[in-house]
Molecule: Bacterial RNase P class A
Organism: Vicinamibacterales bacterium
RNA sequence: GCAGUGAGCCGGGCGAUCGCUGCUGCGAGUAACCGUCCCGCAAGGGGCGAAGUGCUCGCAGGAGAGGAAAGUCCGAACUCCACAGGGCAGUGCGCCGGGUAAUUCCCGGGCGGGGCGACCCGACGGACAGUGGCACAGAAAACAAACCUCCCGGGGCAACCCGGGGAAGGGUGAAAAGGUGGGGUAAGAGCCCACCGCGCGCCUGGCAACAGGCGUGGCACGCCAAACCCCGCACGGAGCAAGACCAAAUAGGGAGACAUAUCGAACGGCCCGUUCGCGUCUCCGGGUAGGUUGCUCGAUCCCGUCAGCGAUGCCGGGACUAGAGGAAUGAUCGUCACGCCGAAGCUCGAGGCCGCAAGGCCGCGAGCGGAGGCGGACAGAAUUCGGCUUACAGGUUCACUGCGGCU
Numbered sequence: 001g002c003a004g005u006g007a008g009c010c011g012g013g014c015g016a017u018c019g020c021u022g023c024u025g026c027g028a029g030u031a032a033c034c035g036u037c038c039c040g041c042a043a044g045g046g047g048c049g050a051a052g053u054g055c056u057c058g059c060a061g062g063a064g065a066g067g068a069a070a071g072u073c074c075g076a077a078c079u080c081c082a083c084a085g086g087g088c089a090g091u092g093c094g095c096c097g098g099g100u101a102a103u104u105c106c107c108g109g110g111c112g113g114g115g116c117g118a119c120c121c122g123a124c125g126g127a128c129a130g131u132g133g134c135a136c137a138g139a140a141a142a143c144a145a146a147c148c149u150c151c152c153g154g155g156g157c158a159a160c161c162c163g164g165g166g167a168a169g170g171g172u173g174a175a176a177a178g179g180u181g182g183g184g185u186a187a188g189a190g191c192c193c194a195c196c197g198c199g200c201g202c203c204u205g206g207c208a209a210c211a212g213g214c215g216u217g218g219c220a221c222g223c224c225a226a227a228c229c230c231c232g233c234a235c236g237g238a239g240c241a242a243g244a245c246c247a248a249a250u251a252g253g254g255a256g257a258c259a260u261a262u263c264g265a266a267c268g269g270c271c272c273g274u275u276c277g278c279g280u281c282u283c284c285g286g287g288u289a290g291g292u293u294g295c296u297c298g299a300u301c302c303c304g305u306c307a308g309c310g311a312u313g314c315c316g317g318g319a320c321u322a323g324a325g326g327a328a329u330g331a332u333c334g335u336c337a338c339g340c341c342g343a344a345g346c347u348c349g350a351g352g353c354c355g356c357a358a359g360g361c362c363g364c365g366a367g368c369g370g371a372g373g374c375g376g377a378c379a380g381a382a383u384u385c386g387g388c389u390u391a392c393a394g395g396u397u398c399a400c401u402g403c404g405g406c407u
């Protein structure tokens, strides 16, 4: 220098003008509550006031989105409902150890796979419990089979045919019933042997997953469980529109009082009578509209020491950082920084033309140069945290790897 790997950080700055949503203070207005006075038996009505609550307006001060606020995929806090105990169904997870409030998350390790390497990826229990699947091609896709080739016997002049042996070679396929080499055989074959692979047992190391070694067995049943399934473990449901409090108008419910003159119903054949309803008033309770709360100080954030390989934890110091509620956090201009494009001009190079020459002109290429122009992503809090995943213009830091060059 080129190509890469891992871990982070930032996500425009400043100023002016005009706005938006809460909060605090001051001022002005209003008069629903309130204070006070008057009239009235009462119900109620009226006058005045403005300290406080409320409402409206103005001024000032201060605050106001993210690294993902997103997807709502996991795990929790908080709240309400349900709940003797056990089982079925369903869902999720599945190597080992640790971290954490908790996790399917994170860290460290093991094993397997990929990369020359830094490093990356893995739902990583079970395929002799059972069921099922394996396209196309191929003879055959799982209780193996035999298309070509090989070998033996018989027939035939021959091509070839018939019967048998074998599964090594060829061919098909993603995958063909252990691999390589040797022996053996008519040809062959774990048929036999060595090594590798595989299963089982023991020993050693490790908390463990597992690794190494020794011995032994025989080649015995390929792949798929993010196919059904089996084994083990875990799991009650709903979610801040949770929930709590205050509480109109209207309608309806309950209790009491009054009126029971009129009307209706029941008892009764009819009248009287009794009861109920209809009516008026008062009180009570539930729900709705509306309001308040939950509501932002919290497993919080930043810095440092210590422990730990690390995730993380203890301790010390510091900070307060939106709480709206159909939803504010913005727009314009200037300037600076950044990225891209880039006119003029300058330098150099090779070339052409003009000129006797000095030199001049022309276009081309390379470098410098910068007038000016364009651009700025993904996205938008809604109870709150911890994770995961996904999106993202551009800038930037550190560590490491491979190759090449120079000293």
Stems, first nucleotide, its partner, number of pairs: 001403010012336007020064002023061008032053002034049006066378001070389002073387005078239004090235005095109005110124001111122004125230002130228002132224003147170002150165006178196006197219001198217008243293004253284006263277005300319005306313002338375004345368005351362004